[in-house]
RNA sequence: CAGGGCGUAGCUCAGCUUAGUAGAGCACCUGCUUUGGGAGCAGGAGGUCGUCGGUUCAAAUCCGACCGCCCAGA
Numbered sequence: 001c002a003g004g005g006c007g008u009a010g011c012u013c014a015g016c017u018u019a020g021u022a023g024a025g026c027a028c029c030u031g032c033u034u035u036g037g038g039a040g041c042a043g044g045a046g047g048u049c050g051u052c053g054g055u056u057c058a059a060a061u062c063c064g065a066c067c068g069c070c071c072a073g074a
Stems, first nucleotide, its partner, number of pairs: 001073001003071005010026004020057001028044005050066005
């Protein structure tokens, strides 16, 4: 310097094609249960979807630029 992949909850990831309420598991908090803990059950909190801009009635999703990580090349 040119190419490819990835970036979404504290962690691991789905959702992206075909735009239409942002989700799962684990972890965390509260309650029940227990002598207590763990397990189990019920409930809850937690997100500018990497950043900026564009298209659109509507963008995590489409388009452009940029940033970070990884892979392979010159």
A computed fold for a 74-nucleotide RNA from a Parcubacteria group bacterium, annotated as transfer RNA.
The coordinates come from a structure-prediction model, not an experiment, and the mean pLDDT is 81.
Lineage of the source: Bacteria > Bacteria candidate phyla.
Its Rfam family is "tRNA". Rfam links the family to the GO term triplet codon-amino acid adaptor activity. The family's RNA type in Rfam is transfer RNA.